[in-house]
């Protein structure tokens, strides 16, 4: 450090827009439910990476430091990423 495989946590609402289903209708249009985007606000998670403290290490006057803490970023549908393990080179 490459390549394959495994890999977790935490989301629901509110408005808009568009389609499909189904209901009502006075045919202007309403409801109901599923999706797809977009915006808001509020929570939330913590294993990309940042930052803190400082267990811990070391060649120990001084350095390197975490799976703990923060959440600035990043993530709470899938996808992607993904510390971190196993193989192999």
């Nucleotide at each position: 450090g490459c390549g394959c495989g495994g890999g977790a946590g935490a989301g629901a609402c509110c408005c808009g827009c568009c389609g499909a289903u189904u209901c009502c209708u006075a045919c202007a249009g309403g409801g109901a439910c599923c999706g797809g985007c977009g915006g808001g606000a509020c929570g939330c998670c913590g294993a990309a990476g940042g930052a803190g403290c400082a267990a811990c290490c070391g060649c120990c006057c001084c350095g390197g430091a975490a799976a703990c803490u923060c959440u600035c970023a990043g993530g709470c549908c899938c996808a992607g990423g993904g510390a971190c393990c196993g193989c192999g080179c």

The RNA shown here (Glycine riboswitch aptamer) has 89 nucleotides and comes from a soil metagenome.